[in-house]
RNA sequence: CGGGGUGUAGGUCAUCGGUAGACCGCUCGUUUCGGGUACGAGAGGCAGUGGGUUCAAUUCCCACCUCCCCGA
Numbered sequence: 001c002g003g004g005g006u007g008u009a010g011g012u013c014a015u016c017g018g019u020a021g022a023c024c025g026c027u028c029g030u031u032u033c034g035g036g037u038a039c040g041a042g043a044g045g046c047a048g049u050g051g052g053u054u055c056a057a058u059u060c061c062c063a064c065c066u067c068c069c070c071g072a
Stems, first nucleotide, its partner, number of pairs: 001071005007065001010024004018055001026042005048064005
């Protein structure tokens, strides 16, 4: 320098056009002498940034940025 991929809750990943979910973690409660386990409830993200298309975008298109891979 060229090509491809990735960027969603604290972490790992879903969702891939109709205002986002799971698991782990966290908080509270029940259980226990207490802790763990188990069970129940809850908080927490408008989806890398900026534009475009659309009635509507995390989801399509463009640019830039992050990280990873391949080639030179």
Molecule: transfer RNA
Organism: Candidatus Collierbacteria bacterium RIFOXYB1_FULL_49_13